RNAcentral holds the sequence, with entries from ENA. A computed fold for a 266-nucleotide RNA from a Candidatus Limnocylindrales bacterium, annotated as Bacterial large signal recognition particle RNA. A source record names the gene ffs. Taxonomically the source falls in Candidatus Limnocylindrales (Bacteria, Bacillati, Chloroflexota, Candidatus Limnocylindria). It matches the Rfam family "Bacterial large signal recognition particle RNA". By type it is a non-coding RNA gene. The coordinates come from a structure-prediction model, not an experiment, and the mean pLDDT is 76.
RNA sequence: CCGUGCUAGGCGGGGAACUAGCGGUGCCCUGUACCUGCAAACCGCUCCAGCAGGGCUGAAUCCCCUCCCGAGGCCCGCCUUCGCGGAAGCCGACGGGGCGAAAGGUGUUGAGGAUCGGGUCCCGCGCAGCGGCGACGCGUGAACCACGUCAGGUCCGGAAGGAAGCAGCGUUAAGCGAUGCUCACCGGGUGCCGCGGACCGGCCUGGUCCGAGCCGAUCGCCUCGGUAGGGCCCGCGAGUGGUCGUGGUCGACGGAGGGUGCACGG
Numbered sequence: 001c002c003g004u005g006c007u008a009g010g011c012g013g014g015g016a017a018c019u020a021g022c023g024g025u026g027c028c029c030u031g032u033a034c035c036u037g038c039a040a041a042c043c044g045c046u047c048c049a050g051c052a053g054g055g056c057u058g059a060a061u062c063c064c065c066u067c068c069c070g071a072g073g074c075c076c077g078c079c080u081u082c083g084c085g086g087a088a089g090c091c092g093a094c095g096g097g098g099c100g101a102a103a104g105g106u107g108u109u110g111a112g113g114a115u116c117g118g119g120u121c122c123c124g125c126g127c128a129g130c131g132g133c134g135a136c137g138c139g140u141g142a143a144c145c146a147c148g149u150c151a152g153g154u155c156c157g158g159a160a161g162g163a164a165g166c167a168g169c170g171u172u173a174a175g176c177g178a179u180g181c182u183c184a185c186c187g188g189g190u191g192c193c194g195c196g197g198a199c200c201g202g203c204c205u206g207g208u209c210c211g212a213g214c215c216g217a218u219c220g221c222c223u224c225g226g227u228a229g230g231g232c233c234c235g236c237g238a239g240u241g242g243u244c245g246u247g248g249u250c251g252a253c254g255g256a257g258g259g260u261g262c263a264c265g266g
Base pairs, nucleotide, nucleotide: 001266002265003264004263005262006261009057010056011055012030013029014028015027020046021045022044023043024042034054035053036052037051038050063259064258065257066256067255068254072250073249074248075247076245077244078242079241081238082237083236084235085234086233090231091230094225095224096223097222098221099220100219101218104215105214106213112210113209114208115207116206117205118204119203120202122197123196124195125194126193127191128190130187131186132185134183135182136180138177139176140175146171147170148169149168154163155162156161
């Protein structure tokens, strides 16, 4: 070195999750890789960390180790999104004021201002008027149970005389009625009224003087105010998305290098 027969090993690996940890089933990546049974409230194990049974291969393309590359996963950070809380009063919004521009309106048939008047609002009192009620005055007003006078008639009495008393007449009470330059009290969406107070402003209006502006939708700027709705800022949490990151970690596939037996015969 060759041949034959064996053995260790191999017949997929990895990530996340689960787990004290490991492996598997399940998910994902890689990409093609023996079969059967078991298993997510799971199954089997214990650092040489699936178990049980069967089969194939077998000392190197195939098994083991190291390095490189790197699909992909996970973590961290950043950006973005959403939610909650806080702070400040910067932006915005809202309200007040000022300035500027300006559609339009109005103005020598007088804008605007100054000045002198009047009116308009409120309160009290008075006066007047109206209404109500009462008093006073007037009229009327009692079959009998009011008064006066009481014809006739009645009663008592021997008589003189006396008594009660209807009608009539007169008067009056309660009541009723009309009325008043009367009086008292009360009341009011009463008033071309008077006095006083309050207001001393706004609005309307008249006279006089000066004589050309005045108002202003809307927009912009400045300023003041409170608010916390939006943004900004800070913190916390969740989570969508990101061709994000000289970030961390694991790492399939692939590549390079190295390593690993036994027996017999030639």